[in-house]
Context: one part of a larger RNA
RNA sequence: CUGGGCGUAAAGGGUCCGCAGGCGGCCCCGCAUGUCGGAUGUGAAAGCUCACGGCUCAACCGUGGAACGGCAUUCGAAACUGUGGGGCUAGAGUCCGGGAGAGGAGAGGGGAAUUCUUGGUGUAGCGGUGAAAUGCGUAGAUAUCAAGAAGAACGCCGGUGGCGAAAGCGCCUCUCUGGACCGGUACUGACGCUCAUGGACGAAAGCCGGGGGAGCGAAAGGGAUUAGAUACCCCUGUAGUCCCGGCUGUAAACGGUGUGCACUUGUCGUGGGAGGACUACCCCCUUCCGUGACGAAGCUAACGCGUUAAGUGCACCGCCUGGGGAGUACGGCCGCAAGGCUAAAACUC
Repeated sequence: CUGGGCGUAAAGGGUCCGCAGGCGGCCCCGCAUGUCGGAUGUGAAAGCUCACGGCUCAACCGUGGAACGGCAUUCGAAACUGUGGGGCUAGAGUCCGGGAGAGGAGAGGGGAAUUCUUGGUGUAGCGGUGAAAUGCGUAGAUAUCAAGAAGAACGCCGGUGGCGAAAGCGCCUCUCUGGACCGGUACUGACGCUCAUGGACGAAAGCCGGGGGAGCGAAAGGGAUUAGAUACCCCUGUAGUCCCGGCUGUAAACGGUGUGCACUUGUCGUGGGAGGACUACCCCCUUCCGUGACGAAGCUAACGCGUUAAGUGCACCGCCUGGGGAGUACGGCCGCAAGGCUAAAACUC
């Protein structure tokens, strides 16, 4: 430089925003450094090659042609690309009117359950297991009633339901706030797509400082089981789990499927909106957006995918190139640390 690939074989970056870069709608006019054509000059000779010829042939040699992929100058073309200018509205955005939603942040409130405390009733057990034991209980437990305290999580509704870029988001109310969708088609006039570097967000665990601590519960202790049992089961139980501030930046961060746009038979369900007919919010029909099942064509090694594509194409990014060594060493950057990111080789099969 190039080929083939990335759902499960190696391979989609955790997600988004976005500079540079790459790519970019319809019409008209101009320009001509991409592109295309002509002319002129040059491209030494030899060599290669073609034709003919000279040594008896050949090697070798001679004459002529072609070629010399190119460069320069100059003239010209304007479809495509580019560029300057003008216009357009189908892309994109704004505006107006709506309804939906566990989207985000803060504050306030609620009930059930659990544990603890106090008091009442009450007596010998409770608890736990395969069976037990450790444990708790006559200093009155378990059970039950009342009152109080605390922390965490929000049953039913609840749904191949909804929302969010992903991580993720479920009790109720209020305040602040983001996005999507539908209808209108008033406005801007290509303002677009993608995105190396960069930035922001990013479950759980973990770390630092401060608080909190009901239940659960790594570690730890004890009881069992067992040949042993540093486990599975049981009784306790610290960190943690929760809140505030800061860090970490990982994951089977998964649809194991990058983002955007266009095109390509259908059937059935479900969430949100609009329109039509109708007496009617219903039902039915049409349509837009989302979310599922099955499946034409096509694709696929098969499994399967199939208008939410893994089909047919375009644009841009990321990534793969036999297994082990190894996501390791070294170096660099980041981090308080744990560690993260980048990332080999020897050797070996």
Overview: Model confidence (mean pLDDT): 90 of 100. The part of an RNA shown here (small-subunit ribosomal RNA, central domain) has 349 nucleotides and comes from an uncultured organism. The RNAcentral record of the full RNA draws on ENA and SILVA. Its Rfam family is "Bacterial small subunit ribosomal RNA".